Background: A computed fold for a 71-nucleotide RNA from a Bacteroidales bacterium, annotated as transfer RNA. It matches the Rfam family "tRNA". Rfam classes the family as a transfer RNA. The source organism's lineage runs through Bacteria, Pseudomonadati, Bacteroidota, Bacteroidia and Bacteroidales.

Parts: sequence; C1' cells; structure tokens
RNA sequence: AGGGGAAUAGUUUAAGGGUAGAACAAUAGUCUCCAAAACUAUCGGUGGGAGUUCGAAUCUCUCUUCCCCUG
Repeated sequence: AGGGGAAUAGUUUAAGGGUAGAACAAUAGUCUCCAAAACUAUCGGUGGGAGUUCGAAUCUCUCUUCCCCUG
C1' cells in the first nucleotide's frame, strides 16, 4: 500500500429492514439469628458522522479503534 473481518448493557454475546433479547455482574426485596445459596423485581446498550427508506443495530459511503491475509 492492497484485500478481508469485528465494534450492541459493567462483561460474554443474540437479533431475516418493523417495540433490541439472554446469561453473568450490580441494586432492592423474600427467605435466614446473621450471611451464603435459591427465588422475585429493577437498572443499564447498537463506536462517531452522513445517505437510502414510511421505517436502519441491520443496506450504502466515510472516519476511528482492533484482528487476520498478501506484498
């Protein structure tokens, strides 16, 4: 320099253009003499910008970061 891939909750990750889910974590409650465990509930998210579309995590362009390949 060229080509390919990834970026979603605190962490690991799902999601055929149509309300973004789960597990663990955290917080609160139940239980317990107290804790742990268990159960219930809550909290919290699409890397930045632009475009297409009635509607974008998803499609297009661009930027940023990381990984792989070629030279």